[in-house]
Context: one part of a larger RNA
Molecule: small-subunit ribosomal RNA, 3' major domain
Organism: Peptoniphilus sp. S197
């Protein structure tokens, strides 16, 4: 100088406390460890692995497993010869992959000999590896942590190692600012500059809007209108400006006024120097080793979907603040041409049949559920719960056995609120309640967004935990 300390002083954070909702028990999704398997492909492993890679595993993916085949190769580049169009249609064989036949026949240049593209055979360099090493790397990513800190130049100081600045006395989310000081100044970080949302005007008026005026099939439907919503462009608007009280006449706090927002208004995006030989040779690149008739490549099937069992993450419950029925109402955010599909018809229903419109502020997905009104259930393993089996179907797709999702009958399992323990969350947030998107032929309780309803409590910093500064021991680097 760091590290560390069951040292000391101040300080922050859903750290704890005070709440509220959950996991730890049950049923079932899904991940993983184990076992088992011919194979259950491969990485990830304390926080920072385990609904991670995987924004979707019947085939394909597909790396693994049996078996069938190939060996200049499925895929580049070049050269040497040989022969020929390729190519497209059918035929037989086969699980196919692939053999074997029939028909059928090309462009450009030309000195008419030919050349050249293009295929295929042979032969050569050489392709090829989701083989090994992240502990040879690049590149990106996690974590401390959006914590407030790393650090330079110059001059001082000290034999040096360093050290001062960065320490102090206020602040402050902050090395944020103020003020003192051998430091004076800069840089990388805070912070503001960027998106978005809260509020005004100003431009603009269609597919959106409709206040008044007409019509009117009562639908902004039409005429019209440019006021409101909204749209999407530009501005304004918050800056401790202003006012008191504190303070040091400083920074700053407290408290008001004004205002749509008040003290960083709320989110988002930005993650310093470094730390874990931390992940990732399986996105991608690459050093080096290793394979070359296979560790390359091509099919068929199987297989990652296996089950005594263990733990993660969820989802649905155990009910009345609820179930069931039947009637009314409010959303935002998206997506649609191999698509999105209205109406109408058929079916209990999934669905179908027909089939308008829209490349979409026009047309569609598309009935929001929670909510509210009535009308039943009476505390029961129940009209609670919905596995699990059984019949019968529907719909993607060459194809649902293994091994998709979905419908309807009929069946009705645990399960009356969960031990030690342990997690999330401070406000439009918990919690509850629906939507829609990506991947996607089909498959979502998982992800990523989107609005609707809308709570309690926070005395406080003594304790757990994680960090920040000074300081002080120290047999440790």
């Nucleotide at each position: 100088u760091g590290a560390c300390g069951g040292g000391g002083a101040c300080c922050c954070g859903c750290a704890c406390a005070a709440g509220c909702a959950g996991c730890g028990g049950a049923g079932c999704a899904u991940g993983u460890g184990g076992u088992u398997u011919a194979a259950u492909u491969c990485g990830a492993c304390g926080c920072a692995a385990c609904g991670c890679g995987a924004a979707g595993a019947a085939c394909c993916u597909u790396a693994c497993c049996a078996g069938g085949g190939c060996u200049u190769g499925a895929c580049a580049u070049a050269c040497u010869g040989a022969g020929g169009g390729c190519g497209u249609a059918c035929u037989u064989a086969g699980a196919g992959a692939u053999a074997a036949g029939u028909a059928u026949u090309c462009u450009c240049c030309u000195u008419c000999g030919g050349g050249a593209g293009c295929c295929u055979c042979a032969a050569u360099a050489c392709a090829g590896g989701u083989g090994g090493u992240g502990c040879a790397u690049g590149g990106u990513u996690g974590u401390c942590g959006u914590c407030a800190g790393c650090u330079c130049g110059u001059g001082u100081c000290g034999u040096g190692a360093g050290a001062u600045g960065u320490u102090c006395a206020g602040u402050u989310a902050a090395g944020u600012c103020u003020g003192g000081c051998a430091a004076c100044g800069a840089g990388c970080g805070c912070a503001a500059c960027c998106c978005u949302u809260a509020c005004c005007u100003u431009u603009a008026g269609u597919u959106a809007c409709c206040a008044g005026c007409a019509u009117u099939u009562c639908g902004g439907a039409u005429g019209g209108g440019g006021a409101c919503u909204c749209u999407a462009a530009a501005g304004g608007g918050a800056c401790u400006g202003c006012c008191g009280a504190u303070g040091a006449u400083a920074a700053a706090u407290c408290g008001g006024a004004g205002g749509a927002a008040g003290g960083u208004g709320g989110g988002g995006a930005u993650g310093a120097c470094g730390u874990c030989a931390a992940a990732u040779c399986a996105u991608c690149a690459u050093g080096c080793c290793c394979u070359a008739u296979a560790u390359g490549c091509c099919c068929u099937g199987g297989g990652c979907u296996a089950c005594a069992c263990a733990c993660g993450u969820g989802c649905u419950a155990c009910a009345a603040u609820g179930g069931u029925c039947g009637g009314a109402a409010c959303a935002g955010a998206g997506g649609g041409a191999a698509g999105c599909a209205a109406c109408a018809g058929a079916g209990c229903g999934a669905u179908c049949u027909c089939a308008a419109g829209c490349a979409a502020a026009u047309c569609u997905c598309a009935u929001a559920a929670a909510u509210c009104c009535g009308a039943u259930c009476c505390c029961a393993g129940u009209u609670c719960g919905g596995a699990u089996u059984g019949c019968a179907c529907u719909c993607u797709g060459c194809a649902a056995c293994u091994c998709g999702a979905g419908u309807g009958c009929a069946u009705g399992a645990a399960g009356u609120c969960g031990g030690a323990g342990u997690u999330g969350c401070u406000a439009g947030u918990a919690a509850u309640c629906g939507c829609a998107g990506a991947u996607c032929a089909g498959c979502a309780u998982g992800c990523u967004g989107c609005g609707g309803u809308g709570a309690a409590u926070g005395c406080g910093u003594u304790c757990c935990c994680g960090g920040g500064u000074c300081u002080u021991g120290u047999a440790c680097a």